Notes: This is a predicted structure of a 76-nucleotide RNA (transfer RNA) from a Marinilabiliales bacterium. Rfam family: tRNA. It is annotated as a transfer RNA. The sequence was found in a public genome assembly. Its mean pLDDT, the model's own confidence on a scale to 100, is 80.
[in-house]
RNA sequence: GAUUGAGUAGCUCAGUUGGUAGAGCAUAUGCCUUUUAAGCAUAGGGUCCCGGGUUCGAGCCCCGGCUCAAUCACCA
Numbered sequence: 001g002a003u004u005g006a007g008u009a010g011c012u013c014a015g016u017u018g019g020u021a022g023a024g025c026a027u028a029u030g031c032c033u034u035u036u037a038a039g040c041a042u043a044g045g046g047u048c049c050c051g052g053g054u055u056c057g058a059g060c061c062c063c064g065g066c067u068c069a070a071u072c073a074c075c076a
Base pairs, nucleotide, nucleotide: 001072002071003070004069005068006067007066010025011024012023013022019056027043028042029041030040031039049065050064051063052062053061
């Protein structure tokens, strides 16, 4: 440099045909009891990587950019 894939909550990840953004873990609070553990319930937490476009409407489609991973190529 090329190709492919990925980027969504603190972490790991879903998200159906484009139509109200979610789960588990973690955190906070409460309950429970056999304790600083375990279990149960509730709550908080979002620039859906950035910019633009299409559309009545975009996490999802299109274009450009950034970052990461894999493969290939090049240089040494």